[in-house]
RNA sequence: CAACGAUAAAGGCAAAGCUAGUGAAAACUAGUGUCGCAAAGCUAUAGGGGCUAAGGCGAGGGAGACCUGCUAUGCCAGCCAGCUGCCGAA
Numbered sequence: 001c002a003a004c005g006a007u008a009a010a011g012g013c014a015a016a017g018c019u020a021g022u023g024a025a026a027a028c029u030a031g032u033g034u035c036g037c038a039a040a041g042c043u044a045u046a047g048g049g050g051c052u053a054a055g056g057c058g059a060g061g062g063a064g065a066c067c068u069g070c071u072a073u074g075c076c077a078g079c080c081a082g083c084u085g086c087c088g089a090a
């Protein structure tokens, strides 16, 4: 230096649920919580993948109310990926 990852040390993060708030939703923020994590740090205009569908479009349905299909300009980094990084037993 690269790879690897201990029931090591020092620190770190915080799933689900609950409470409050924001949002059409997905989801996010704060608190609580402690399932887990060696990148569970950062990146969603490098890429794959996933979620949602307010608005828009439909020469879709319906008398209408409304229902329904497609769509990201909304999201997810705790799916893969990219970038950076702490420690050091075997």
Base pairs, nucleotide, nucleotide: 004088005087012037013036017032018031019030020029021028022027035078041083042082043081047080048079049076050075051074055071056070057069058068060067061066
Molecule: c-di-GMP-I riboswitch aptamer
Organism: [Anoxybacillus] calidus